[in-house]
The RNA shown here (transfer RNA) has 73 nucleotides and comes from a Candidatus Nanoarchaeia archaeon. Its Rfam family is "tRNA". Rfam links the family to the GO term triplet codon-amino acid adaptor activity. By type it is a transfer RNA. NCBI's taxonomy places the organism under Archaea, Nanobdellati, Nanobdellota, Candidatus Nanoarchaeia. Model confidence (mean pLDDT): 81 of 100. The sequence was found in a public genome assembly.
RNA sequence: GCCCUUGUCGUCUAGAGGCCAAGGACACAGCCUUCUCAAGGCUGUAACCCGGGUUCAAAUCCCGGCGAGGGCA
Numbered sequence: 001g002c003c004c005u006u007g008u009c010g011u012c013u014a015g016a017g018g019c020c021a022a023g024g025a026c027a028c029a030g031c032c033u034u035c036u037c038a039a040g041g042c043u044g045u046a047a048c049c050c051g052g053g054u055u056c057a058a059a060u061c062c063c064g065g066c067g068a069g070g071g072c073a
Base pairs, nucleotide, nucleotide: 001072002071003070004069005068006067007066010026011025012024013023018056028044029043030042031041032040049065050064051063052062053061
């Protein structure tokens, strides 16, 4: 330099154009329970990498950028 894959809460991840107010697990915070702790239950906080395009409608499709991983030279 060229090609391929990939980017979603603090972490891991579901999502395949409308049914979704972006869900789950762990973590964190509060409450309940307990003499205390742990475990358990309930509640809460929190995310679509950036810019543009297509569409009535985009986390999802397309283009570019940036980051990550891999292959070739």